[in-house]
RNA sequence: CAGCGUUAAGGGCAAACCCAACGAAAGCUGGGGACGCAAAGCCAAGGGUCUAAAACAGUAUCGCGUUAUACUGCCAGGAUAGCCGGUUGCCGAA
Numbered sequence: 001c002a003g004c005g006u007u008a009a010g011g012g013c014a015a016a017c018c019c020a021a022c023g024a025a026a027g028c029u030g031g032g033g034a035c036g037c038a039a040a041g042c043c044a045a046g047g048g049u050c051u052a053a054a055a056c057a058g059u060a061u062c063g064c065g066u067u068a069u070a071c072u073g074c075c076a077g078g079a080u081a082g083c084c085g086g087u088u089g090c091c092g093a094a
Stems, first nucleotide, its partner, number of pairs: 004092002012037002017032004022027001035082001041087003046084002048080003056073006062065001
């Protein structure tokens, strides 16, 4: 230096769940809490996955609306880095 990751040291992060704020939702933020994590640090204009508000289309209804209401379909520039991926990086048992 590269690869690798151990009953090491010093530390770090925090799933589910609960409370509160935000959001249509997925989800996210703060507090509590630890299932786990050697990148569970960072990156969402590569792939995957999740959601589907608005728009558009269709159907139904009656109060017939110059943006009616409900349901269905479709759609990501929404979300996820603790799915893959990219990138930077601490330590050193063998």